[in-house]
Context: one part of a larger RNA
RNA sequence: UGACGUGGACCCGCACAAGCGGUGGAGCAUGUGGAUUAAUUCGAUGCAACGCGAAGAACCUUACCUGCCCUUGACAUCCUCGGAACUUGGCAGAGAUGCCUUGGUGCCUUCGGGAACCGAGAGACAGGUGCUGCAUGGCUGUCGUCAGCUCGUGUCGUGAGAUGUUGGGUUAAGUCCCGCAACGAGCGCAACCCUUGCCCUAUGUUGCCAGCGAGUAAUGUCGGGGACUCAUGGGGGACUGCCCGGGUUAACCGGGAGGAAGGCGGGGAUGACGUCAAGUCCGCAUGGCCUUUAUGUCCAGGGCUACACACACGCUACAAUGGCCGGUACAAUGGGUCGCGAAGCCGCGAGGCGGAGCCAAUCCUCCAAAGCCGGUCUCAGUUCGGAUCGUAGGCUGCACCCCGCCUGCGUGACGUCGGAGUUGCUAGUAACCGCAGGACAGCUAUACUGCGGUGAAUACGUUCCCGGGCCUUGUACA
Numbered sequence: 001u002g003a004c005g006u007g008g009a010c011c012c013g014c015a016c017a018a019g020c021g022g023u024g025g026a027g028c029a030u031g032u033g034g035a036u037u038a039a040u041u042c043g044a045u046g047c048a049a050c051g052c053g054a055a056g057a058a059c060c061u062u063a064c065c066u067g068c069c070c071u072u073g074a075c076a077u078c079c080u081c082g083g084a085a086c087u088u089g090g091c092a093g094a095g096a097u098g099c100c101u102u103g104g105u106g107c108c109u110u111c112g113g114g115a116a117c118c119g120a121g122a123g124a125c126a127g128g129u130g131c132u133g134c135a136u137g138g139c140u141g142u143c144g145u146c147a148g149c150u151c152g153u154g155u156c157g158u159g160a161g162a163u164g165u166u167g168g169g170u171u172a173a174g175u176c177c178c179g180c181a182a183c184g185a186g187c188g189c190a191a192c193c194c195u196u197g198c199c200c201u202a203u204g205u206u207g208c209c210a211g212c213g214a215g216u217a218a219u220g221u222c223g224g225g226g227a228c229u230c231a232u233g234g235g236g237g238a239c240u241g242c243c244c245g246g247g248u249u250a251a252c253c254g255g256g257a258g259g260a261a262g263g264c265g266g267g268g269a270u271g272a273c274g275u276c277a278a279g280u281c282c283g284c285a286u287g288g289c290c291u292u293u294a295u296g297u298c299c300a301g302g303g304c305u306a307c308a309c310a311c312a313c314g315c316u317a318c319a320a321u322g323g324c325c326g327g328u329a330c331a332a333u334g335g336g337u338c339g340c341g342a343a344g345c346c347g348c349g350a351g352g353c354g355g356a357g358c359c360a361a362u363c364c365u366c367c368a369a370a371g372c373c374g375g376u377c378u379c380a381g382u383u384c385g386g387a388u389c390g391u392a393g394g395c396u397g398c399a400c401c402c403c404g405c406c407u408g409c410g411u412g413a414c415g416u417c418g419g420a421g422u423u424g425c426u427a428g429u430a431a432c433c434g435c436a437g438g439a440c441a442g443c444u445a446u447a448c449u450g451c452g453g454u455g456a457a458u459a460c461g462u463u464c465c466c467g468g469g470c471c472u473u474g475u476a477c478a
Stems, first nucleotide, its partner, number of pairs: 001478002003475003007472002010469004015462002019425005026316003030312004034307001042053002064302004070296001073125001077124002079121005086103001089100004107114002127291002130289003136285002138280003141276001143274001148187006154163003167178003193268004198236007208225002212223003239262001242256005318418001322377007335364002339358002344353003384415001389410007431454007
């Protein structure tokens, strides 16, 4: 100087407390451990691994296993020889591949040949998701959006170092003020950026329709209009600016006015010096090592989906604030040409036929569910709940046996609110409700990323638990 302490002082954070909802019990889905297996590919492992890499494992993916093949190789550059490339059909085979066969002869040319592509051959070499994240780059997590981390000069100390950065106030903040052997500065904080909330202004098409006219069974449908909504630009607005009180005349704090908004208005992006030899050689790059008729490559099938069990993130429930039936209302974000797909018709339905319209403020998918109105059920393992199983179908795709999703009918399990414990959340938040998107043929999504609708309760307080900041103290630790 740090680190540590069941030392001390001060201060923060959904850290506790005050509340609301979960989880831990059930069934299922997904991930992991384990055990199993020919293989169940690999990585991630306290917080900070476990709906994680994977924003899509039937084949492919795929790295694993079994079996069948290839050896200058599936891929790159160079050399020689032959042939344009490409293509039709047949046989064998699980296919890779092997054997045979048909059409075709193009482009440039100095007529020697050349370019692209295909085949054969020789060797230089290719290849490796093989090992090492404790050789590395890059990227990322984490403490933590915590308020810290440092430097120059000066001064003090023999020196390590100190001072500044400590102190008194204050703040979300090393934020600011005052003081001070310090005076300044840098990286962080804040601000500048995006978005949202109010107003003005410009422009009105594919958006809008108040007033005027036309038309309809009805609809901005038509003429037209720029008022309004909205869209896209530009600008204004909030600064403790104003008033009162407190405070050291300061920083600032409490209250008030005006205002759409008030003291950082809400949300996002943004992550200092560093820590964990944290994570990743299987994104990519890369040193070294290893492999080279195999640890490379091609193909078929299987596996990654297995199952006495254990754990983790979830979904659905156990019902009446509910289930079912009928009627009826209101969004926002987004996506679309190998695509989204209306009307109409067929089917109980999944879906099929159909093909208007749309390369999109035009059209389409939805325009939603909870909600509201009416009816029914009457507390029961039920008209709750839907697992499991049987059967009949639909869709995608070469193909759903292993191993997809969906529909109809039947079946109707466990479950009556969950021990010790544990978790999220402070406002348009929690909770409840649906919608869209990505990757994607399809989908095991209950996941993830967004979007809107309905919309709470509580915070006395900082003694305690956890994490952190600053000062101080002790130390046999570095």
This is a predicted structure of a 478-nucleotide part of an RNA (small-subunit ribosomal RNA, 3' major domain) from an uncultured prokaryote. Its mean pLDDT, the model's own confidence on a scale to 100, is 85.